[in-house]
C1' cells in the first nucleotide's frame, strides 16, 4: 500500500421566529398569563424468551403437557451472556455448533447393486475330502488270435472287467480376499497358512475395556495393560433419560363519582356445586347456570427514583461483582417533541415510547477510532 477479521462511539450541525407537551415556581373565574428546566431508538420494530409488579387465592402436592440439553460460571432470571471441552469450515486472524442416548423399543434409507442389519452371492475364485460321468498311459483279474517252450510259462494282438490316475465335465458343497453398485458394504497395510481364503494366526495402525498422568469438569495423553475385536447409519424421526416449568395480564389491578329495574323467567344443588389452560388428590367455600330486559361506561391512580445513567479504584482471563463520588435523562392518553427561514456538511439511511427491565433476531445510510491476521513492495 491493499485485502480481511474482531470490537468501540456516533446517527446531520448551528441560529432565528412562531407552534406543541410534562414538571417546579408566581399569578389566575380559568391551563388563563409569565418564568425556568425536560421532551422518542439503536434497534423505540418483531411479540420471540426471560423475569419485576398485579391479580385469581387461603395455595400446597402429583400426572399429562411445553421447553431444554457437553463442562464450568454470570445474572433477578433465561433458550441469553462469558470462559473451557468436543465436531466441522477457514493459509490465517477468526467463524458455526438443533453437542444426553442407537445394548430398552418402533419406523425409515428413493434408484442402483448379490445385499443395507441377523442384512448371505451377480461376475469371479477352490473343488483338499466325498458323489456321479468321459477318457484311459502304466497296473491287476478274465479271455480271442499268433509265436516260443518238454512242460510250466513267457512275448505279441484285441475285447471286456476291476481297482485307481494325468485330465475334462457336472451336481452338492466352501469362499467373500479380488471385482461390480451405491452417500454408506460387515476395520487398515503387511507376512504366514489354505484346496481356495477368511483375525484363521502374527507385527504395526485403528477399536473397546481397565489403570496411571494433567484438568473443578468436559475431556486429552507419541504412557502402561488387557481383549482378535468388533450387531452399521438416523433420534432437526417417534422414543428413552436428566433438568425446568400454575394461569392471565396495566384494556392487569385500586379508589372515587354518577345512573338504574337489589327486573323477570327456567333449570339444578349437599352422595353436590363453585374457586381463571387439562385430569387426580388436598384446601377454602356455599350457591351455580342459561335467556330477556334495563342502566352506566366519567375522573384520578397505576405512571416513572430505577436489578438506573456515569467517572474512578480494586478483584477477576472474562461474562460480571464490590467500594466511593456524582447525575435525575419522556410520561401522552383519537395519542405532545412540529412548521418557516438562513447557513454548514461527510448531502445521511432503517425508521417514533404507550407499565418498566435484561436478552435475542429482523431493517439499516454513512462517519470516526483501535485490535489482530494475510500478501506484495521498500529499506
Nucleotide at each position: 500500500a491493499g485485502a480481511g477479521u474482531c470490537g468501540g462511539c456516533u446517527a446531520g450541525g448551528c441560529a432565528a421566529u412562531c407552534g406543541c407537551u410534562c414538571u417546579u415556581g408566581a399569578u389566575c373565574u380559568u391551563u388563563u398569563u409569565c418564568a425556568a428546566g425536560g421532551g422518542a431508538g439503536g434497534a423505540a420494530a418483531g411479540u420471540c424468551c426471560g423475569g419485576g409488579c398485579u391479580c385469581c387465592a387461603u395455595a400446597g402436592g402429583g400426572c399429562a403437557g411445553a421447553g431444554u440439553g457437553c463442562c464450568a460460571g454470570g445474572u433477578a432470571a433465561c433458550u441469553c451472556c462469558u470462559g473451557g471441552g468436543g465436531g466441522g469450515c477457514g493459509u490465517g486472524a477468526g467463524c458455526c455448533u438443533a453437542c444426553g442416548g442407537a445394548a430398552a423399543g418402533u419406523g425409515c434409507a428413493g434408484c442402483a447393486g448379490a445385499a443395507a442389519a441377523u442384512a448371505c452371492a451377480c461376475c469371479g475364485c477352490c473343488u483338499a475330502a466325498g458323489u456321479c460321468u468321459u477318457c484311459u498311459a502304466a497296473g491287476g483279474u478274465c479271455u480271442u488270435c499268433c509265436c516260443u517252450u518238454u512242460a510250466u510259462a513267457g512275448g505279441u494282438u484285441g475285447g471286456a472287467u476291476c481297482c485307481a490316475g494325468c485330465a475334462a465335465g457336472a451336481a452338492c458343497g466352501g469362499u467373500a480376499a479380488g471385482g461390480u453398485u451405491g452417500a454408506a458394504a460387515u476395520g487398515g497395510u503387511g507376512c504366514g497358512g489354505u484346496a481356495a481364503g477368511a483375525g484363521c494366526g502374527c507385527a504395526c495402525c485403528g477399536c473397546g475395556c481397565g489403570a496411571g498422568u494433567g484438568g473443578u469438569a468436559a475431556c486429552a495423553c507419541g504412557u502402561c495393560g488387557u481383549g482378535g475385536c468388533a450387531u452399521g447409519g438416523u433420534a432437526a424421526a417417534c422414543c428413552c433419560c436428566g433438568c425446568u416449568u400454575g394461569g392471565a395480564g396495566c384494556a392487569a389491578g385500586a379508589c372515587c363519582a354518577a345512573a338504574u329495574a337489589g327486573a323477570g323467567a327456567c333449570c339444578u344443588a349437599a352422595u353436590a356445586g363453585u374457586g381463571c389452560g387439562g385430569c387426580c388428590c388436598g384446601c377454602a367455600u356455599u350457591g351455580g347456570g342459561u335467556c330477556u330486559g334495563g342502566g352506566u361506561a366519567g375522573g384520578u391512580u397505576g405512571c416513572u427514583u430505577g436489578a438506573g445513567g456515569c467517572a474512578u479504584g480494586c478483584a477477576g482471563u472474562g461474562a460480571u461483582g464490590c467500594a466511593u463520588g456524582u447525575c435525575c435523562u419522556a410520561g401522552a392518553u383519537g395519542a405532545a417533541u412540529g412548521a418557516u427561514u438562513g447557513u454548514c456538511u461527510u448531502c445521511g439511511a432503517c425508521a417514533g415510547a404507550a407499565c418498566c427491565c435484561g436478552g435475542c433476531u429482523u431493517a439499516u445510510c454513512g462517519g470516526c477510532c483501535g485490535g489482530c491476521u494475510c500478501u506484495g513492495c521498500u529499506c

Bacterial RNase P class A from a Gammaproteobacteria bacterium, 379 nucleotides, folded computationally. Model confidence (mean pLDDT): 75 of 100. It matches the Rfam family "Bacterial RNase P class A". Rfam's curators write: Ribonuclease P (RNase P) is a ubiquitous endoribonuclease, found in archaea, bacteria and eukarya as well as chloroplasts and mitochondria. It is annotated as a ribozyme.